[in-house]
RNA sequence: GCAAUGGUGGUUCAGUGGCAGAAUUCUUGCCUUUCAUGCAGGGGAUCUGGGUUCGAUUCCCAGCCAUUGCA
Numbered sequence: 001g002c003a004a005u006g007g008u009g010g011u012u013c014a015g016u017g018g019c020a021g022a023a024u025u026c027u028u029g030c031c032u033u034u035c036a037u038g039c040a041g042g043g044g045a046u047c048u049g050g051g052u053u054c055g056a057u058u059c060c061c062a063g064c065c066a067u068u069g070c071a
Stems, first nucleotide, its partner, number of pairs: 001070007010024004018054001026042005047063005
């Protein structure tokens, strides 16, 4: 330099056009002599900018970042 794949709560991952879900984490309460476990509730996210569309995490373009391959 070229190509491919990917970017979603603090972390690991889903989500093939109709306002995003799980696990874990944090926190509040209950239980427990205490801790842990358990139960119930709450907080927290779509890499950036454009385009298409009534509507975009999803489709298209450009950029940034990461990994891999080739040179």
The prediction has a mean pLDDT of 81. This is a predicted structure of a 71-nucleotide RNA (transfer RNA) from Loxodonta africana. It matches the Rfam family "tRNA". It is recorded under the gene name tRNA-Glu-TTC-15-1. The organism belongs to Loxodonta, within Eukaryota. The RNAcentral record of the sequence draws on GtRNAdb and Rfam.